[in-house]
Molecule: small-subunit ribosomal RNA
Organism: uncultured prokaryote
RNA sequence: GAUUGAACGCUGGCGGUAUGCUUAACACAUGCAAGUCGAACGGAAACGAUGGUAGCUUGCUACCAGGCGUCGAGUGGCGGACGGGUGAGUAACGCGUAGGAAUCUGCCCAGUAGUGGGGGACAACCAGGGGAAACCCUGGCUAAUACCGCAUACACCCUACGGGGAAAAGAGGGCCUCUUCUUGAAAGCUCUUGCUAUUGGAUGAGCCUGCGUGAGAUUAGCUAGUUGGUGAGGUAAAAGCUCACCAAGGCGACGAUCUCUAGCUGGUCUGAGAGGACGAUCAGCCACACUGGGACUGAGACACGGCCCAGACUCCUACGGGAGGCAGCAGUGGGGAAUAUUGGACAAUGGGCGCAAGCCUGAUCCAGCAAUACCGCGUGUGUGAAGAAGGCCCUAGGGUUGUAAAGCACUUUCAGCAGUGAAGAAAUGCUUAAGGUUAAUAACCUUGAGUCUUGACGUUAACUGCACAAGAAGCACCGGCUAACUCCGUGCCAGCAGCCGCGGUAAUACGGGGGGUGCAAGCGUUAAUCGGAUUUACUGGGCGUAAAGCGCGCGUAGGUGGUUUAGCAAGUUGGAUGUGAAAGCCCCGGGCUCAACCUGGGAAUUGCAUUUAGAACUGGCAGGCUAGAGAGACUGAUAGAGGUUAGGGGAAUACCUAGUGUAGAGGUGAAAUUCGUAGAUAUUAGGUGGAACACCAGUGGCGAAGGCGCCUAACUGGAUCAGUACUGACGCUGAGGAACGAAAGCGUGGGGAGCAAACAGGAUUAGAUACCCUGGUAGUCCACGCCGUAAACGAUGAGAGCUAGAUGUUAGGGGGCUUAGCCCUUUAGUGUCGCAGCUAACGCAUUAAGCUCUCCGCCUGGGGAGUACGGUCGCAAGAUUAAAACUCAAAGGAAUUGACGGGGGCCCGCACAAGCGGUGGAGCAUGUGGUUUAAUUCGAAGCAACGCGAAGAACCUUACCAGCCCUUGACAUACCGAUCGCGGAUUUGAGAGAUCUUUUCCUUCAGCUAGGCUGGAUCGGAUACAGGUGCUGCACGGCUGUCGUCAGCUCGUGUCGUGAGAUGUUGGGUUAAGUCCCGCAACGAGCGCAACCCCUACCUUUAGUUGCCAGCAGGUUAAGCUGGGCACUCUAGAGGGACUGCCGGUGAUAAACCGGAGGAAGGUGGGGACGACGUCAAGUCAUCAUGGCCCUUAUGGGCUGGGCUACACACGUGCUACAAUGGCAACUACAGAGGGCUGCGACCUUGCAAGAGGAAGCGAAUCCCAAAAAAUCUGUCUCAGUUCGGAUUGUUCUCUGCAACUCGAGAGCAUGAAGUUGGAAUUGCUAGUAAUCGUAGAACAGCAUGCUACGGUGAAUACGUUCCCGGGCCUUGUACACACC
Repeated sequence: GAUUGAACGCUGGCGGUAUGCUUAACACAUGCAAGUCGAACGGAAACGAUGGUAGCUUGCUACCAGGCGUCGAGUGGCGGACGGGUGAGUAACGCGUAGGAAUCUGCCCAGUAGUGGGGGACAACCAGGGGAAACCCUGGCUAAUACCGCAUACACCCUACGGGGAAAAGAGGGCCUCUUCUUGAAAGCUCUUGCUAUUGGAUGAGCCUGCGUGAGAUUAGCUAGUUGGUGAGGUAAAAGCUCACCAAGGCGACGAUCUCUAGCUGGUCUGAGAGGACGAUCAGCCACACUGGGACUGAGACACGGCCCAGACUCCUACGGGAGGCAGCAGUGGGGAAUAUUGGACAAUGGGCGCAAGCCUGAUCCAGCAAUACCGCGUGUGUGAAGAAGGCCCUAGGGUUGUAAAGCACUUUCAGCAGUGAAGAAAUGCUUAAGGUUAAUAACCUUGAGUCUUGACGUUAACUGCACAAGAAGCACCGGCUAACUCCGUGCCAGCAGCCGCGGUAAUACGGGGGGUGCAAGCGUUAAUCGGAUUUACUGGGCGUAAAGCGCGCGUAGGUGGUUUAGCAAGUUGGAUGUGAAAGCCCCGGGCUCAACCUGGGAAUUGCAUUUAGAACUGGCAGGCUAGAGAGACUGAUAGAGGUUAGGGGAAUACCUAGUGUAGAGGUGAAAUUCGUAGAUAUUAGGUGGAACACCAGUGGCGAAGGCGCCUAACUGGAUCAGUACUGACGCUGAGGAACGAAAGCGUGGGGAGCAAACAGGAUUAGAUACCCUGGUAGUCCACGCCGUAAACGAUGAGAGCUAGAUGUUAGGGGGCUUAGCCCUUUAGUGUCGCAGCUAACGCAUUAAGCUCUCCGCCUGGGGAGUACGGUCGCAAGAUUAAAACUCAAAGGAAUUGACGGGGGCCCGCACAAGCGGUGGAGCAUGUGGUUUAAUUCGAAGCAACGCGAAGAACCUUACCAGCCCUUGACAUACCGAUCGCGGAUUUGAGAGAUCUUUUCCUUCAGCUAGGCUGGAUCGGAUACAGGUGCUGCACGGCUGUCGUCAGCUCGUGUCGUGAGAUGUUGGGUUAAGUCCCGCAACGAGCGCAACCCCUACCUUUAGUUGCCAGCAGGUUAAGCUGGGCACUCUAGAGGGACUGCCGGUGAUAAACCGGAGGAAGGUGGGGACGACGUCAAGUCAUCAUGGCCCUUAUGGGCUGGGCUACACACGUGCUACAAUGGCAACUACAGAGGGCUGCGACCUUGCAAGAGGAAGCGAAUCCCAAAAAAUCUGUCUCAGUUCGGAUUGUUCUCUGCAACUCGAGAGCAUGAAGUUGGAAUUGCUAGUAAUCGUAGAACAGCAUGCUACGGUGAAUACGUUCCCGGGCCUUGUACACACC
């Protein structure tokens, strides 16, 4: 996608045509479904007509008449064997197809010959009896187309060929010549129809055979009437169909037997087909009729609505007995997801009976119910923009629903009402004409004419009229597959889901709304089948690594087979004939308005059978050939760990004996267990015993594989080369089968040196049932017998042919030459590389995984599982054969890019190492965690949070807590009303303050068209709104950290690869560098590196104040203080300078490196700014901005006080120390860079000091902060808890500030804690660096041990890259990819 006898959910207007218990072959109430014939018969219960009689209310009742129409029950005939239902059974001659011979066949057709003459009964009926009933018994009467003899016998049957056997039925019309003769009856004639015998046909049925028609081998053997024969019986008929006897057969791997499942077919569904699945409706066959068995009758049955017996069930009963069979049509219960009316009619078609009329017919035709399916129609059409209202969305503009609606105009299918109105009807009967038949004008038959009548459906179909847009749309879906998107709600909840998957606060995936898409009287879901699926592969697959080659050879059946000739014709090919039912499918027509549907013709039915023709190929038969193959002691050679058996050898280990000799040996990463003073180890000599065979030795050799390695001998298998004969396809493969088959293991008996499972001990370890060590038993070895498996691997079955080469090597042959040898060539092996080709790729590639042929084995997602059960084998261990339930959405292969590795190579970095100084211990400062609290606001969390945001919390800050207040608000815009000022200073009272109240003073808004207009401000009011350091850094922008100043990250075009991707970017060098050079299927380019920018180091030049002072002059106690000058320093502009430029060496003559010269500086001179593609959902919603959510008399705003400063504890970062390279005291010297008006403040006075009071100068190269400190020099202390260290505490003060209590800094005096160099561990630094010393600044009223900047003094060490950490490049492995945490 197509389909269905479907079901379920939501919805539902009409018609046509089909279809409708797939489940319980479960049980059934009730009605109907098979009768008919009076023209076979005796008859007359019921009804009717007629006639008569009686009663008698003149139209009823009763009776009589089988005389009439008819007819219950009965005898008899035919039919109940058809039609209808169901699919339980059946794996079968049941079905399908094609054939066959040994048969029967009522009714029907045709033919032949008959139909003579008798007899005795039995029902009905009558009478009697029994029983509850069903029903039965006895006696009596009676008919027949009922029954039985006799006669006859053209056919027919039997036969011993002489003969024998066996029939029948009448009935209904017509005629009246003849006979008896009044009617009437009988006889006769004739027509029709029966009957009997028989032949043939038709139809139907029975039987036999070939082929086809499910699954399972975890069913391998089955069978005694079994297979055959003879004889007999039996049947309609062949036959072990049955029986007796005889023989021992028959079936089976081409699947017998057994088990499970199943009605079969035409066909239906699907599919391009081949196939696959199914077997409702329709049609053919079969089987069955409550279950099982049996026969009777009959032409036909072993019989659905017949019989008998048994069983189960149900019903009736008077308990003695009886009755029943819906798998017929309706219907009921039950089962089930689920399947209809207890309808109408025999009008049509068909059937039974009948001469016929007719009767019967739940067959059938119709109607009813069901959207169950298919088909058709409708639910309106046109116009209509103010793009209405409403809904939804929105960037607030609008968009969309949407010409959709309304409105206007039109139409009326269908449904509704009313009317008209076909076809389905042909016949039969009756009358009549002609013909046939007949003696005939009866009767009957055929044809024609006339006439009467027949419709369930049916209120039919169809048509006409009427009225009104009037009565008629839903369902599923909208993340991708897959057409169709937004809002709200929800928040891994509720839920969705066919697969992938969605949902954890912005869900196009859940639920709802709007909108859209698809189909439409339906739409979805579920179930099921086929397709896609080449995913069982016949068409049409595979097996080196994805699942898959048996461990290996031999060989049976089977399959397959070189070349040639003749003939055969099984396969094969062509033709013809028969058959392949109809329906269906397909094609062409026709009929319903179309279609579905119905119908005519054709084609097709790919098959089977018979026949005929051909002989290429396959096959069979016969005869040849030698290219395949090959026996044989062929001839001559060759190589070899091929196999079996026996004998021998030396080295080594171990043990034993003896000697020498002394304290250790052994073992390991280090040890210990162990051995040893009873003499080990070591060493010398001798002996015993077992196992294995160093070097040679080699991708060397041999073997089928497993496997085979000292030497010799015997026996023995195979291979190769060369040679010439011979046989003449003898070949290949190989299901079963039976051999061989490593190691381990098992049994019996030996043997046992070494090694060594188990075991013991010692170590290692958190543990160590291991790895290491010391011992040590099975076993390893031999003989015999089992086992039958291995990563038994080339993960590659065997055989054959064909298809470029190159180069080794082993065993032979041939040829050539310059002969320890080399070269060419040819067989057979064994390797490496490689073309075509193949392969998913890797790879294979004459030893194929290439191109072909033959045969075998094996595979069909992963797990469960090579497991269970069963069978076979085995002593056992176990082997072999070999499932299912259940479960997952993957498992797997090859390759790619990364990442990772206690992989490899190369390289770098204060990464290690070499050094110097620290942290970790102490006290304090500061931050964090934790704890506490009313609150201790929040954030930051390995490196890359923790002296971080915070360049500075007493109030403020402040976001936190408590209390007191405000509600359009502290702040913005807009509206209304009022006022004209607002504002500043001052003042009273209440209050903690906010706030409320109150006094005085200053000031008295701007513009104009002069209208009280516009603007502005304040107050009051009401809404829109303000406000939020509330949440989400995992919705975001911006900014930042980090890897990392690491050298990388990419692109275009080209090329390679199926592709992911690769190449470039790898390689050889080199560099700090993907820096540069060379090479190269790459060639170029971009972002990074470097350079350009700033500071600094040298010089030149310009300029010369506030800077400087060499020379000149003045001057001071002193001082660039002054004149003057700009040389120098300096300042700050512009330039120069350094580029591997020069020389030598190394290197590839390159890039570059090393050394040197010159130079202030030398190889990026030193420092800074500068941070590629990206990573960490890294950090920040509390700088700011911002989506969404949340609060709105509060999560907003104001204020007072408190808190952020708490303190058993833990951590980070620092400061000060522990002292003598030091402390203290005194004297004395030298910076740089900054800052300064709400400021820096000299100087003076004062205080012990912090400071205070005055006060010059300076908006600063001018004045001030400002004293630089370490250093230097001198003195003292003398190793101690000290003259070290300064915490803590007491007390007195200072400063800032409304305010130092919680909670600031500083000063003086006093106090004088821990601490004597710091465990494990850990950190910074490579030169003007570390270390050490001070100085300044930001923020700031005040508050630094922090931060930022500045200079002073000023080291040590680097062998080197093994290791730790991080990083870069190449390579390798990977089962990792949120990527080794």